Predicted 3D model of a 156-nucleotide RNA (FMN riboswitch aptamer (RFN element)) from Nocardioides speluncae. It matches the Rfam family "FMN riboswitch aptamer (RFN element)". Its family is annotated with FMN binding in the Gene Ontology.
RNA sequence: AAACGUUCUCAGGGCGGGGUGGAACUCCCCACCGGCGGUGAUGUGGUCCCGGCCAUCCGGGACCACCAGCCCGCGAGCGCCUGCCACCUGGCAGGGACAGCAGAUCCGGUGCGACUCCGGAGCCGACGGUCACAGUCCGGAUGGAAGAGAACGCGG
Numbered sequence: 001a002a003a004c005g006u007u008c009u010c011a012g013g014g015c016g017g018g019g020u021g022g023a024a025c026u027c028c029c030c031a032c033c034g035g036c037g038g039u040g041a042u043g044u045g046g047u048c049c050c051g052g053c054c055a056u057c058c059g060g061g062a063c064c065a066c067c068a069g070c071c072c073g074c075g076a077g078c079g080c081c082u083g084c085c086a087c088c089u090g091g092c093a094g095g096g097a098c099a100g101c102a103g104a105u106c107c108g109g110u111g112c113g114a115c116u117c118c119g120g121a122g123c124c125g126a127c128g129g130u131c132a133c134a135g136u137c138c139g140g141a142u143g144g145a146a147g148a149g150a151a152c153g154c155g156g
Stems, first nucleotide, its partner, number of pairs: 004153007016030004031136002033125002035074004043066010069123002077101002079098001080095006105121005127139003
């Protein structure tokens, strides 16, 4: 140092304009948003070293940081299962050695190599509510959680 233990902290963004209508942030047109871990030839940024005449700059090397909604895996929600209560539809608690809802990407370029870079065009988004169908409004949620970090312990 790693691993492990305890405690604490943190851990999601987005409807702006127009149209129709009695009524729409829900429909239509134009918009807007992208949780966590991994991967990431390359790319972006930074520091340092070497070389090319000094510098700008160029080439090479080392290290650090960042980089995927649709590649791999995970999370919340619904569902399912179990228990208790109610027994009319249900309510509460627990469960991932639980199937499912459940997701969504191609084309061109560069290159030895790209579903990750560059360019272009697409696509996806729990449940309940609503005067009208919701990724963006309200609600469960001052919740839970993938995980991230810190302190202390342990360790050598």